[in-house]
Context: one part of a larger RNA
RNA sequence: UUGCAGUUAAAACGCUCGUAGUCGAACCUUGGUGUGAUGGGGUGGUGCGUUCGCAAGAACGUUGCUGUCCCUUGCACCUUUGUGGAUUGGCGGUAGUCUGGUUCUUUAUUGGAUCGGGCUAUUGCUGCCACCUUUUACUGUGAAUAAAUUAGAGUGUUCAAAGCAAGCGUUUGCCCUGAAUACAUUAGCAUGGAAUAAUUGAAAAGGACCUAUUUUCCUUUUUGGUUGGUUUGUGGAAUAUGGGUAAUGAUUAAGAGGGACGGUCGGGGGCAUUUGUAUUCCGGCGUUAGAGGUGAAAUUCUUAGAUCGCCGGAAGACAAACAGCUGCGAAAGCGUCUGCCAAGGACGUUUUCAUUGAUCAAGAACGAAAGUAAGGGGAUCGAAGACGAUCAGAUACCGUCGUAGUCCUUACUAUAAACGAUGAGGACUGGGGAUCGGGCGUGGCUGAUAAGUACGCUCGGCACCCUCCGCGAAAGCAAAGUGUUUGCUUUCUGGGGGGAGUAUGGUCGCAAGGCUGAAACUU
Numbered sequence: 001u002u003g004c005a006g007u008u009a010a011a012a013c014g015c016u017c018g019u020a021g022u023c024g025a026a027c028c029u030u031g032g033u034g035u036g037a038u039g040g041g042g043u044g045g046u047g048c049g050u051u052c053g054c055a056a057g058a059a060c061g062u063u064g065c066u067g068u069c070c071c072u073u074g075c076a077c078c079u080u081u082g083u084g085g086a087u088u089g090g091c092g093g094u095a096g097u098c099u100g101g102u103u104c105u106u107u108a109u110u111g112g113a114u115c116g117g118g119c120u121a122u123u124g125c126u127g128c129c130a131c132c133u134u135u136u137a138c139u140g141u142g143a144a145u146a147a148a149u150u151a152g153a154g155u156g157u158u159c160a161a162a163g164c165a166a167g168c169g170u171u172u173g174c175c176c177u178g179a180a181u182a183c184a185u186u187a188g189c190a191u192g193g194a195a196u197a198a199u200u201g202a203a204a205a206g207g208a209c210c211u212a213u214u215u216u217c218c219u220u221u222u223u224g225g226u227u228g229g230u231u232u233g234u235g236g237a238a239u240a241u242g243g244g245u246a247a248u249g250a251u252u253a254a255g256a257g258g259g260a261c262g263g264u265c266g267g268g269g270g271c272a273u274u275u276g277u278a279u280u281c282c283g284g285c286g287u288u289a290g291a292g293g294u295g296a297a298a299u300u301c302u303u304a305g306a307u308c309g310c311c312g313g314a315a316g317a318c319a320a321a322c323a324g325c326u327g328c329g330a331a332a333g334c335g336u337c338u339g340c341c342a343a344g345g346a347c348g349u350u351u352u353c354a355u356u357g358a359u360c361a362a363g364a365a366c367g368a369a370a371g372u373a374a375g376g377g378g379a380u381c382g383a384a385g386a387c388g389a390u391c392a393g394a395u396a397c398c399g400u401c402g403u404a405g406u407c408c409u410u411a412c413u414a415u416a417a418a419c420g421a422u423g424a425g426g427a428c429u430g431g432g433g434a435u436c437g438g439g440c441g442u443g444g445c446u447g448a449u450a451a452g453u454a455c456g457c458u459c460g461g462c463a464c465c466c467u468c469c470g471c472g473a474a475a476g477c478a479a480a481g482u483g484u485u486u487g488c489u490u491u492c493u494g495g496g497g498g499g500a501g502u503a504u505g506g507u508c509g510c511a512a513g514g515c516u517g518a519a520a521c522u523u
Base pairs, nucleotide, nucleotide: 004494005493006492007475008474012491014366016364017363021359022358023357025252026251031078032077033076034075035074036073037072039071040070041069042068043067044066045065046064047062048061049060050059051058052057082131083130084129085128089126090125091124092123093122094121095120096119097118098117099116100115101114102113103112104111135198136197137196138193139192140191141190142189150182151181154164155163167175168173208245209244210243211242212241213240215238216237217236218235256356257353258352259351261348262347265344269341270340271339272338275319276318279315280314281313282312283311284310285309286308290301291300327334328333371412372411373410374409375408376407381405385401386400387399388398423490424489425488427482428481430466431465432464435461436460437459438458439457440456441455442454444453445452446451470477471476496523497522498521505516506515507514508513
């Protein structure tokens, strides 16, 4: 590893990107023919036996004989390793020649048949050496791999655990047997296989094969009377330039992925702009004795006119109703108008590239609220604090004030029940009606091939309902299904409760703290 679990029991990193790692679409040689072998099965004819039958015949059985078909399996051919060398390796074929037997024949080693032997030429298969041959993984077989141990054979240690002994005669032995076998996994060696998985080849042709020519170098045999030199030529190696041969050479275009294009869509993002009422405060006018607040009260404000009403102004925040089991965004999150900026999904497409992909240690970006630093702003609300109540007490819940904060900018922090408490990608397996976005189509209406509306089909979403798909401890879940009938790919995490997310160390942070993260002890 086979072979755990991760919605709620312990356990999916908040989210996205991403290197190493791991995994990764299909396609290239299939088939046919011949000839055997063995076993099994089906089926037909025939022989024999039993039973039934008057008979015809039927049923059952079979170590008989035989045909046919299917499965299993060997070999050969279609079709396949090449090139060169050495050849007195081996086995053949063909032709020629020499020669020895046997036999028939002839005047005759004359001619024929048959069995050999030698030589020459040619040719086939096989063997030897060298050169390369795409390279591996995988797998069958073999050799090799200490013993003891293990499994296991034999054997009456009296049995057994053991041991490797023992047994048997004619009992002064030239008696006789054993001391098996298996397993022994990685790596290495030899050899067969060629499915599966990688890898390689011809794209600037510097490609393959054939041929001609050029240049350079090596080798020197033979011939030309001899020796030497030179040249030509033969053979070989390399180089360059032509010509020719060929089906000349680029696999598909993945219900994988990326890119381009088109009209859209969205409360996605950034910057600017604009609007709305409310709240508090201020000014003016009006009216008056209460107003606030509560379970009831009080703290509090109030003839110096509170509260309330009307008019006007300022400030900072917020964005009601519309608002949905609706939309967008990686998540956090996003809701007044308008403009600008860049981005994105889905859809459409007889567009393009051609494996570019998936998931991800390290690493990086973003990341609610609270908090920190420096500025600004401070209407509301409001930790801390003060007071009034309540109460046995109240350092709370209720009320009146109120600082930090809440808002903006810049910089940190990096955590949440950051939740769907459910990682990402791929495939498959039930129905249904709604809804959002795109595309295509068909009706009626309005002036219309704008736009809207109704009905269908289709791709992609957020969800929902039903169900004995199946699963699950259940709640429940079309995923939490396709799981002991267990293996699609890949990352992270958990292993009784506490101690403890503590101590210590490391690292990040201005700090608060974050990340990593025990043990003793206890139960």
A computed fold for a 523-nucleotide part of an RNA from Heterosiphonia pulchra, annotated as small-subunit ribosomal RNA, central domain. It matches the Rfam family "Eukaryotic small subunit ribosomal RNA". Its family is annotated with ribosome and structural constituent of ribosome in the Gene Ontology. On this family, see Yusupov et al., Science 2001: "Crystal structure of the ribosome at 5.5 A resolution". The coordinates come from a structure-prediction model, not an experiment, and the mean pLDDT is 80.